[in-house]
RNA sequence: UGCUGCUCAGAGCAAACCGAUCGAAAGGCCGGGACGCAGAGUACCGGGGCUACGGCGAGGAUCGCCAUGCCAGCCGGGCCACCAGU
Numbered sequence: 001u002g003c004u005g006c007u008c009a010g011a012g013c014a015a016a017c018c019g020a021u022c023g024a025a026a027g028g029c030c031g032g033g034a035c036g037c038a039g040a041g042u043a044c045c046g047g048g049g050c051u052a053c054g055g056c057g058a059g060g061a062u063c064g065c066c067a068u069g070c071c072a073g074c075c076g077g078g079c080c081a082c083c084a085g086u
Base pairs, nucleotide, nucleotide: 002086003085004084005083012037013036017032018031019030021028022027035073041079042078045076046075047074048071049070050069054066055065056064057063058062
């Protein structure tokens, strides 16, 4: 340096749910809490998904379409990275 991987050791993160808070919502942040995770680290490069304040169309209620919003614990790629074996 490459490959393989929770086999060991030391660590790390934190789903659902609950409380509080921001947001139109999706969802985010903080605290509790652990379903799990070898990158469940980082970051929208690509794909996919979620929401529709607002815009457009139809219209009786409402419905449909659109991301500038969101999801990295949806997938692929990039970058960084502990330990062990080789």
This is a predicted structure of an 86-nucleotide RNA (c-di-GMP-I riboswitch aptamer) from a Gemmatimonadota bacterium.
The sequence was found by an Rfam model in a public genome assembly.
NCBI's taxonomy places the organism under Bacteria, Pseudomonadati, Gemmatimonadota.